[in-house]
């Protein structure tokens, strides 16, 4: 320096134009002498940032930061 993959909730991850979502984890409730298993319910998000396009963006497009992994050199 140039390829390609990736940035969503505490963690892992779906979602690829039309309400932002699963499990796990945490509260709470039911059940138990209790506790943990179960089962119900509640909460939690500036989608990495900054722009552009559309009625309307996580999603599409430019730029730019990190994060993994690859290629490649003259001087």
């Nucleotide at each position: 320096g140039c390829c390609u993959a990736g940035a969503u909730a505490g963690c892992u991850c779906a979602g690829c134009g039309g309400u932002a979502g699963a499990g796990c984890a945490a509260c709470g409730g039911u059940u138990u002498u209790g506790u943990a298993a179960a089962c119900c319910g509640u909460a939690g998000g500036u989608c990495g940032c900054g722009g552009g396009u559309u009625c309307a963006a996580a999603u599409c497009c430019c730029g730019c930061u990190c994060u993994a992994g690859g290629c490649u050199c003259c001087a």

The RNA shown here (transfer RNA) has 75 nucleotides and comes from a Patescibacteria group bacterium.
Model confidence (mean pLDDT): 81 of 100.
It matches the Rfam family "tRNA". It is annotated as a transfer RNA.